[in-house]
Context: one part of a larger RNA
C1' cells in the first nucleotide's frame, strides 16, 4: 500500500444496495416458526343458516332437528427425515476430485395384470371410579381407505425342479381422482477404492475383532458389521501411535505471478440439536420444536407425583471492544396437505435500527476598495485572500403539493400514495477528522521551562521549543477522518 462480519474517539446532509453475537454449543420469561384432509371413519363440543315448539318487547330468548353451510375432540391418511439454526464434535465414520458393484427409493412419469368374498375388534360417545394435577383405570357399545383369513395371481420371491408362498379400498349421483401387485425411468440416498487435505519426533513403537481363512448370522447392500473355528498376521522414519489444533470445498483476502492467509454473507457436503446412551415408526430418522431411561439444571405439587429443552423468528439477563425489531405480508417465490375452495409457512417478500461497507450534494460564475476582523510585523506593510460581501445563474439532494406504476395471467400487493413522473421552494436544510523536527505533504507567534506534556522508530521539553499546550496560517483526506486490532 491493500485488505476487514470490525471496535474505540471526535463528527455526521440524502439515497441505492449489501452486511450486522467473530465472545457463553451460557441460562433463557413471553408470542409465534407444521400442520392438513369431512370427496376415509363414527359422529356434532362451538358457531351460523334454516324449519318446528313455547314464551313475548315482532325479532330477540329458549329448547329441538347432522336435514344443511361448517366442526372441537377421536379414528385414519399424507407430512413433521423438507425447509431454518448452529460449528460443539471430527485431522477422516469428514470433504475435494476421480472411479466402482453388491443396494434401496414415498410422492412423481411409462408399462402389464387386477381391486372377488368375508371376519374380529377398537378409539370415540355413554356408565362408573381413582388422581392435587400431569393423566390413569374398569363396564357396555359402535365405524372405516385402521386390522385379520379365504379367493384370484400375466409377471413377482423361494425351490432339492415335484412343488411352495404373497395383494388390494373404498369415496361419490356422474364424472373424476384413488388402492394393489409386478416393472423400467426419474429423482434422491447407502456402500466401497485410489489421488490430495494443519502442526508437534522434546510423540518410536502401535494393534488381539487386531490382519487373513473357512461357516454361520446379520443388513436394502459388499464387508470382522458380528459370532465360532483356524491360521499369525496387520499398520509404520514414504512418521504409524500419541499430543495439540481444525468442519471440509466452491471461494475470499493479497500479490506481477508463484505463494501466504482465510473459509463471516451467497451455495455444495458434513456434524450436532440440554449432556450421555437407546431403539421405535417410516420409503427414509436413530428423528432440533417424536419417544424411552441415566445426568445437571430451572419450574408446578395437595409431597404421593408430574413438566421443560430458542446452536428456529423476534426478545430476555449473562459474557464482550462488539454485533439489530418481542415489527408487516402470505401480494411475490417456494414448500406440507387437499378434486377443489382453501388452511398452515418468523422459508420466504418486505419494512425498522447501525456511515458496518460500497453513490451523490453541501453549490457554479463574475467579483480588488485586495473591505472588516484575526495573526504576523522590520510598522512600510505581509497574510486570512476571489476568500467574503456584492451581482448573475442552477436546482442534484432535502422540504412542499399534484399525479402515480411495473413486480398479476381473470382475481388477489404486505411493500406503499413505495418507486418513478410534473410543479413549486429558496443558496436556500447539509463538514468534519488528522497532521505540519526528520522517516512524510505543510511554519510562525504566545504560554510552559526536564514541568506539565509528546512520541510508530529516531528522539523533544533544563527561558528565543517549526516536537509540549493555545492561536493563525498551511498540508491531507472527506460523511468521514484518526487510533487500535488483522491478513498480505
Nucleotide at each position: 500500500g491493500a485488505u476487514u462480519g470490525a471496535a474505540c474517539g471526535c463528527u455526521g446532509g440524502c439515497g441505492g444496495c449489501a452486511g450486522g453475537c467473530u465472545u457463553a454449543a451460557c441460562a433463557c420469561a413471553u408470542g409465534c416458526a407444521a400442520g392438513u384432509c369431512g370427496a376415509g371413519c363414527g359422529g356434532a363440543a362451538a358457531c351460523g343458516a334454516u324449519g318446528a315448539u313455547a314464551g313475548c318487547u315482532u325479532g330477540c330468548u329458549a329448547u329441538c332437528a347432522g336435514g344443511c353451510g361448517u366442526c372441537g375432540a377421536g379414528c385414519g391418511g399424507c407430512g413433521g427425515a423438507c425447509g431454518g439454526g448452529u460449528g460443539a464434535g471430527u485431522a477422516a465414520u469428514g470433504c475435494a476430485u476421480g472411479g466402482g458393484a453388491a443396494u434401496c427409493u414415498g410422492c412423481c412419469c411409462g408399462a402389464u395384470a387386477g381391486a372377488g368374498g368375508g371376519g374380529g375388534g377398537u378409539a370415540g360417545c355413554c356408565c362408573g371410579g381413582g388422581g392435587a394435577a400431569a393423566c390413569c383405570c374398569g363396564g357396555a357399545u359402535u365405524a372405516a381407505u385402521a386390522c385379520c383369513g379365504c379367493a384370484u395371481a400375466c409377471a413377482c420371491c423361494c425351490u432339492a425342479c415335484g412343488g411352495g408362498g404373497a395383494a388390494a379400498a373404498g369415496c361419490a349421483g356422474g364424472g373424476g381422482a384413488u388402492c394393489c401387485a409386478u416393472u423400467g425411468g426419474a429423482u434422491g440416498a447407502g456402500c466401497c477404492c485410489g489421488c490430495g487435505u494443519c502442526g508437534g519426533a522434546u510423540u518410536a513403537g502401535c494393534u488381539u475383532g487386531u490382519u487373513g481363512g473357512u461357516g454361520a448370522g446379520g443388513u436394502a447392500a459388499a464387508a470382522g458389521c458380528u459370532c465360532a473355528c483356524c491360521a499369525a498376521g496387520g499398520c509404520g522414519a514414504c512418521g504409524a501411535u500419541c499430543c495439540g489444533u481444525a468442519g471440509c470445498u466452491g471461494g475470499u483476502c493479497u500479490g506481477a505471478g508463484a505463494g501466504g492467509a482465510u473459509g463471516a454473507u451467497c451455495a455444495g457436503c458434513c456434524a450436532c440439536a440440554c449432556u450421555g446412551g437407546g431403539a421405535c415408526u417410516g420409503a427414509g430418522a436413530c428423528a432440533c420444536g417424536g419417544c424411552c431411561c441415566a445426568g445437571a439444571c430451572u419450574c408446578c405439587u395437595a409431597c404421593g407425583g408430574g413438566a421443560g429443552g430458542c446452536a428456529g423468528c423476534a426478545g430476555u439477563g449473562g459474557g464482550g471492544a462488539a454485533u439489530a425489531u418481542u415489527g408487516c405480508a402470505c401480494a411475490a417465490u417456494g414448500g406440507g396437505c387437499g378434486c377443489a375452495a382453501g388452511c398452515c409457512u418468523g422459508a420466504u417478500g418486505c419494512a425498522g435500527c447501525c456511515a458496518u461497507g460500497c453513490g451523490c450534494g453541501u453549490g457554479a460564475g463574475u467579483g480588488a476598495a485586495g473591505a472588516a476582523g484575526g495573526c504576523c510585523c522590520u510598522a512600510g506593510g505581509g497574510u486570512u485572500g476571489u476568500a467574503a460581501a456584492a451581482c448573475u445563474c442552477u436546482u442534484u439532494c432535502g422540504c412542499c403539493a399534484g399525479g402515480g406504476a411495473a413486480g398479476a395471467u381473470a382475481a388477489u400487493g404486505a411493500c406503499g400514495g413505495u418507486a418513478c413522473c410534473u410543479g413549486g421552494u429558496a443558496a436556500a436544510g447539509a463538514a468534519g477528522c488528522c497532521c505540519c523536527g526528520g522517516c512524510c505533504a505543510a511554519c510562525u507567534c504566545c504560554g510552559u521551562g526536564c514541568c506539565a506534556g509528546c512520541a510508530g522508530c529516531c528522539g523533544c521539553g533544563g527561558u528565543a521549543a517549526u516536537a509540549c499546550g493555545g492561536a493563525g496560517g498551511g498540508g491531507g483526506c472527506u460523511a468521514g477522518c484518526g487510533u487500535u486490532g488483522u491478513u498480505c
Molecule: small-subunit ribosomal RNA, 5' domain
Organism: uncultured prokaryote